Model confidence (mean pLDDT): 85 of 100. The RNA shown here (c-di-GMP-I riboswitch aptamer) has 75 nucleotides and comes from a Candidatus Acetothermia bacterium.
[in-house]
RNA sequence: GUGUCGAAAAGGCUAACCUGGGGUGACCCAGGGGCGCAAAGCCCGGUGCCUCACAGAGGAAGACGGGCUGCCGAA
Numbered sequence: 001g002u003g004u005c006g007a008a009a010a011g012g013c014u015a016a017c018c019u020g021g022g023g024u025g026a027c028c029c030a031g032g033g034g035c036g037c038a039a040a041g042c043c044c045g046g047u048g049c050c051u052c053a054c055a056g057a058g059g060a061a062g063a064c065g066g067g068c069u070g071c072c073g074a075a
Base pairs, nucleotide, nucleotide: 005073006072012037013036017032018031019030020029021028022027035062041068042067043066044065046064047063049059050058051057052056
């Protein structure tokens, strides 16, 4: 230095819910909030889930899965 791993430290993100706004809806944006997360960062959207004007179109992806990158350094 790298891989595995996940103690400590410094930080980070953010569920439910509330307020305002948008949408037929799932849900999205902003503010608050913090259940939790060692990738709950980014990409994919295969399986699964949800919605609708349902042979299709859409939504989330912190359910499983795949790829890429990353902070710190105890055992």